[in-house]
Two RNAs folded together computationally: RNase P RNA and transfer RNA, 432 nucleotides in total. Rfam match: Bacterial RNase P class A. It is annotated as a ribozyme.
RNA sequence: GUGGAGGAGUGCGACGGUCGCGGCUCGUCUAGGCGGGCCGAGGAAAGUCCGAGCUCCACAGGGCAGACUGCCAGGUAACACCUGGGCGCCGUGAGGCGACGGAAAGGGCCACAGAGAACAGACCGCCCAUCCGUGAGGGUGGGUAAGGGUGAAACGGUGGGGUAAGAGCCCACCGCGCGACUGGCAACAGUCGCGGCACGGCAACCCCCAGUCGGAGCAAGGCCAAAUAGGCGGUGAGGCUCGGCCCGAGCUGUUGGAGCCGCGGGUAGGCUGCUUGAGGUGGCGGGUGACCGCCAUCCCAGAUAGAUGACCGUACAGCGCAUGCGCUGAACAGAACUCGGCUUACGGCUCCCCCACCCCU
RNA sequence: GGUGCCGUAGCCAAGUGGUAAGGCAGAGGUCUGCAAAACCUCCAUCGGCGGUUCGACUCCGCCCGGCACCU
Numbered sequence: 001g002u003g004g005a006g007g008a009g010u011g012c013g014a015c016g017g018u019c020g021c022g023g024c025u026c027g028u029c030u031a032g033g034c035g036g037g038c039c040g041a042g043g044a045a046a047g048u049c050c051g052a053g054c055u056c057c058a059c060a061g062g063g064c065a066g067a068c069u070g071c072c073a074g075g076u077a078a079c080a081c082c083u084g085g086g087c088g089c090c091g092u093g094a095g096g097c098g099a100c101g102g103a104a105a106g107g108g109c110c111a112c113a114g115a116g117a118a119c120a121g122a123c124c125g126c127c128c129a130u131c132c133g134u135g136a137g138g139g140u141g142g143g144u145a146a147g148g149g150u151g152a153a154a155c156g157g158u159g160g161g162g163u164a165a166g167a168g169c170c171c172a173c174c175g176c177g178c179g180a181c182u183g184g185c186a187a188c189a190g191u192c193g194c195g196g197c198a199c200g201g202c203a204a205c206c207c208c209c210a211g212u213c214g215g216a217g218c219a220a221g222g223c224c225a226a227a228u229a230g231g232c233g234g235u236g237a238g239g240c241u242c243g244g245c246c247c248g249a250g251c252u253g254u255u256g257g258a259g260c261c262g263c264g265g266g267u268a269g270g271c272u273g274c275u276u277g278a279g280g281u282g283g284c285g286g287g288u289g290a291c292c293g294c295c296a297u298c299c300c301a302g303a304u305a306g307a308u309g310a311c312c313g314u315a316c317a318g319c320g321c322a323u324g325c326g327c328u329g330a331a332c333a334g335a336a337c338u339c340g341g342c343u344u345a346c347g348g349c350u351c352c353c354c355c356a357c358c359c360c361u
Numbered sequence: 362g363g364u365g366c367c368g369u370a371g372c373c374a375a376g377u378g379g380u381a382a383g384g385c386a387g388a389g390g391u392c393u394g395c396a397a398a399a400c401c402u403c404c405a406u407c408g409g410c411g412g413u414u415c416g417a418c419u420c421c422g423c424c425c426g427g428c429a430c431c432u
């Protein structure tokens, strides 16, 4: 210098002024109103894919069904998230990805091709014996699966010995199985010994194993006002046979139910929930890290048809060029109870750390 | 806020691990003096992108679009 990999920050504003919005608060005013101060959309507010806080169902117990997770150890309120490690795969490398328990509990599938696709198999071959033929070659019987072919995959691999030709038939190493020891909390890794040299793949097919899980959701829920038809039908208790314990079905337990179920009618208004939090920032300490602890400091939207806009000046950043002006303040995109994540959409800028190649010294 | 389903040729619409039925329309051909009818032939990266598998319309994940229901 070129190319690449990982992490963090930022997110179109800043300052001052004028006008216009929403909330809180203070002062004034008879109520309206007027004036001042402070604050006012995001890293994804999005998708609604997970987990919770909170609210309601009076409180539950052990299971079924169903759903989810799936290497080990941690973090967290929790999680299907995050961190570290292990193993496998990809990459020259920095690094990246992983839906990562079990195929000998059982069932099922492996099309086409091929001789044969799970305890299979002889198409072309190789060897021996014998017969026919001048020869090439062919018939029959026996042995064989090392070589070739088919296929995604062929019932261990390489090398050597051995054999009529071959074959774990034998041997060495690898691989596989079993056992012991060492290191590690563990997943695993390594070493040694013995062994028969032997039984493929798919579980993002059903399934088995281990673990987790009440349900519904702020349009939850509570209060007030008003209006209508204080309507009609069914069931039914005071110790339980009806109802409730909120996905489905049941057992136990429990019940303060004159409830529960259905049809019909009215109201769809106001207040609250509604923002102080598993909160932000700074510092110190612990930890490889996710993160945790302590101290200090701050309050940072609460709308309800749904608020943040316009103008001027200054500085800053970028672009153009005649170095003084002009233009632009990027994209994806707007809270509606609140958080921790995941996923998706994005245009620039800044910083840190590493890898490969080239050049110079 | 919640629940369920759908996307296959221009249109309608089967198929759910082994290479995509059928019908209408369209194009070409046969037949005909020219047509119609009839017969034959042709027309699909299964909404998009990834993943599992030898192989995906089908199984899994994410994204895009559409419909219905409850409140």
Base pairs, nucleotide, nucleotide: 001357002356003355004354006352007351008350009349010348014314015313016312017311018310019309021040022039023038024037025036026035027034028033042332046343047342049341050340051339052338053337054217055216056215057214060252061251064248066213067212068211069210070209071085072084073083074082075081086100087098088097089096090095101208102207106206107205108202109201110200123148124147125144126143127142128141129140130139131138132137156174157173158172159171160170161169176195177194178193179192180191181190182189183188221272222271223270224269231263232262233261234260235259242257243255244254245253279298280297281296282295283294284293285292286291316329317328318327319326320325321324362431363430364429365428366427367426368425371385372384373383379415387403388402389401390400391399408424409423410422411421412420